The RNA shown here (c-di-GMP-I riboswitch aptamer) has 84 nucleotides and comes from Anaerosolibacter carboniphilus. Model confidence (mean pLDDT): 86 of 100. The organism belongs to Anaerosolibacter, within Bacteria.
RNA sequence: AUACCAAAAAGGCAAACUUGCUGAAAGGUGAGGACGCAAAGCCAUGGGUCUAAGGAUGAAAUCUAGGAUUGCCAGGCUGCUGAC
Repeated sequence: AUACCAAAAAGGCAAACUUGCUGAAAGGUGAGGACGCAAAGCCAUGGGUCUAAGGAUGAAAUCUAGGAUUGCCAGGCUGCUGAC
């Protein structure tokens, strides 16, 4: 220095829910709030899942991602502490 990962310290983030704004929706975002998280920091690259404005089709319904989800999984990049 790197990998792995205990204890402690310094800290960090923020689920559900409430509420304002936004979006066709899924969702996103501000405030409150903490279920939890060693990357619950960043990236939509692969898979999964969600939505369907628009498009297809139609009697109803159904299908479809250029949308969304990184706190679904994997991958990539970066970061604090310091035993075995």